[in-house]
RNA sequence: GGAGCAGUCCAGGCGGCCGCUCCUGUAGAUACGUUGCAAUGUAACGUAUCUACAGGGGAGGAAAGUCCGAGCUCCCCGGGCAGAAUGCUGGGUAACACCCAGUCGCGGCGACGUGAAGGAAAGUGCCACAGAAAAUAUACCGCCCUGAGUUGAUCCCUGAGCUUGUCGAAGGGGUCGCAGGGUAAGGGUGAAAUGGCGAGGUAAGAGCUCACCGCGCUUCAGGUGACUGAAGUGGCAGGGCAAACCCCAUUCGGAGCAAGACCAAAUAGGAGGGGCCGGUAUUUAUUUGCCGGAACCGCAGCCCACGGUCCCCUCGGGUUGGUCGCUUGAGGCUCUGCGUAAGCAGGGUCCCAGAUAAAUGGUCGUCAUCCCUGGCAACAGGGAAACAGAACUCGGCUUAUGGACUGCUCUGAUU
RNA sequence: GGGCGGCUAGCUCAGUUGGUUAGAGUGCCUGCUCGACAUGCAGGAGGUCACAGGUUCGAUUCCCGUGCCGCCCACCA
Numbered sequence: 001g002g003a004g005c006a007g008u009c010c011a012g013g014c015g016g017c018c019g020c021u022c023c024u025g026u027a028g029a030u031a032c033g034u035u036g037c038a039a040u041g042u043a044a045c046g047u048a049u050c051u052a053c054a055g056g057g058g059a060g061g062a063a064a065g066u067c068c069g070a071g072c073u074c075c076c077c078g079g080g081c082a083g084a085a086u087g088c089u090g091g092g093u094a095a096c097a098c099c100c101a102g103u104c105g106c107g108g109c110g111a112c113g114u115g116a117a118g119g120a121a122a123g124u125g126c127c128a129c130a131g132a133a134a135a136u137a138u139a140c141c142g143c144c145c146u147g148a149g150u151u152g153a154u155c156c157c158u159g160a161g162c163u164u165g166u167c168g169a170a171g172g173g174g175u176c177g178c179a180g181g182g183u184a185a186g187g188g189u190g191a192a193a194u195g196g197c198g199a200g201g202u203a204a205g206a207g208c209u210c211a212c213c214g215c216g217c218u219u220c221a222g223g224u225g226a227c228u229g230a231a232g233u234g235g236c237a238g239g240g241c242a243a244a245c246c247c248c249a250u251u252c253g254g255a256g257c258a259a260g261a262c263c264a265a266a267u268a269g270g271a272g273g274g275g276c277c278g279g280u281a282u283u284u285a286u287u288u289g290c291c292g293g294a295a296c297c298g299c300a301g302c303c304c305a306c307g308g309u310c311c312c313c314u315c316g317g318g319u320u321g322g323u324c325g326c327u328u329g330a331g332g333c334u335c336u337g338c339g340u341a342a343g344c345a346g347g348g349u350c351c352c353a354g355a356u357a358a359a360u361g362g363u364c365g366u367c368a369u370c371c372c373u374g375g376c377a378a379c380a381g382g383g384a385a386a387c388a389g390a391a392c393u394c395g396g397c398u399u400a401u402g403g404a405c406u407g408c409u410c411u412g413a414u415u
Numbered sequence: 416g417g418g419c420g421g422c423u424a425g426c427u428c429a430g431u432u433g434g435u436u437a438g439a440g441u442g443c444c445u446g447c448u449c450g451a452c453a454u455g456c457a458g459g460a461g462g463u464c465a466c467a468g469g470u471u472c473g474a475u476u477c478c479c480g481u482g483c484c485g486c487c488c489a490c491c492a
Stems, first nucleotide, its partner, number of pairs: 001411010012367007020058018060387001064398002067396005072256004078304004083252005088102005103117001104115004118247002123245002125241003140187002142183006152176006161167001162165001195213002198210003214236001215234008260324004270315005276293006295309004317491003331350008369384006416488007425441004434472001443459005465481002468478002
């Protein structure tokens, strides 16, 4: 110098002018209330609104996505099924699918990163094409043995004979082929082929036997544990997929600040639809009343139980005002102690947005950063500045995005 | 602010125990039919299955994240 890994921090600073919003204080105005003097007035105090002045606060690391977990609020709280989520170990936490530390696997030369990492021997299912065979294994080529038969093919040996030849009767042996069997070494297919490799062994082979490696089991040792190591032992056990159904363990009631509480105003409790069955009383009958069941609602996916019923569903009507919830909170900063760490405990200190169509801004100057142009340079002129904006509040995750710094790894060149 | 659903050809939609080439209608192009056009007949082109990652031998399909689009939710009687 190049390539990379991990982590921390910042989010332009200062000043002038003009604005927006909230809080506090003072003064004034208006309204209401209380009390006193007192009698249709006046004073004090309190509350609310407005105005003026003074002081103070005013977006983020992600305020975002709404993906998890909670607080808070209301509803329901009797049972079962269904459903959802999580899934190595230990710890942290209010809780978590988050974080920390570790184990094992995978990736990287390395710093380091990463893993939805229980169960495939409970059961069901799937594994296309290719291939002999895709899961109770099987046998295409190949290798090997045995047998039959003699010529279908071919080779070799011996060789009667006479036409002495690339001839050849008869006989013997081998190979291919045929039949029966052995084998899973090798070939080939595939993403995946029933441990790997070497030696012995064998007709050829094979954990058939042995050494090493892998794997299962047992014992011992270390560790809280996941797990690791050593020794012994078993010839090796039925491959993969559970982000397929499923099984096991653990956890989970529902909805969300448009939750919910209060005040004020306005309107039509208006229209349509549904309301079954049985019994009983009345009535000629329709109807109506009562009882029971069903249905509907509470009850949110279903069922049962329980409770309620002149109620249920749809459309329509009115208001689009105010107050509370609302910001002091698992809060921030800092110090000490404990812990490898996440974090916990204790002390001190601070109060740090609450808007509602939605405030947190605009402009000028200057400094700092970066870019362009000119210049040898000092410097001069011009320009730029990311992602993005709270909406009940926290803890996380994920995504978007500008820059600065620190530590570490690999590597090139030079000394 | 909160709660749900969907992205497949230019347009409207199919697509199931994940499987080899992803289809239909309509539109587009070419040819035939006709004197010419429409209709009709025959043929053809056209797809990052929204994007990115993972599981798997293999993903439109299963899981996760991102983007875009759409729907619903106020109070009173």
Molecule: RNase P RNA; transfer RNA
Organism: bacterium